[in-house]
């Protein structure tokens, strides 16, 4: 320098262009127990706000589009391979 795959909640991680985060693991609260483990249950992106709620959010930035994690561009970061 070129070619591929990747980049998504705290952490893995899935998601035909249609409510953006299923599922696991973590955490929080209960249930079980003398206790605890373990097992079930329910909650759980963040940021504001007593709540109601409202704003933003899939590396960054632009583009397509009525709608973008998803397609097109450029950038940046991580891997592998050629050179």
């Nucleotide at each position: 320098g070129c070619u591929u795959g990747g980049g998504u909640g705290g952490c893995g991680a899935a998601a035909c262009g249609g409510c953006a985060a299923c599922c696991g693991c973590g955490a929080u609260g209960g249930a079980c127990u003398c206790a605890a483990a373990a097992u079930c249950c329910a909650u759980u992106g963040a940021u504001c706000g007593c709540a109601a709620g409202a704003u933003c959010u899939u590396g960054a930035g632009g583009g397509u589009u009525c709608g973008a994690u998803u397609c097109c561009c450029u950038c940046c970061c991580c891997a592998a391979g050629c050179a």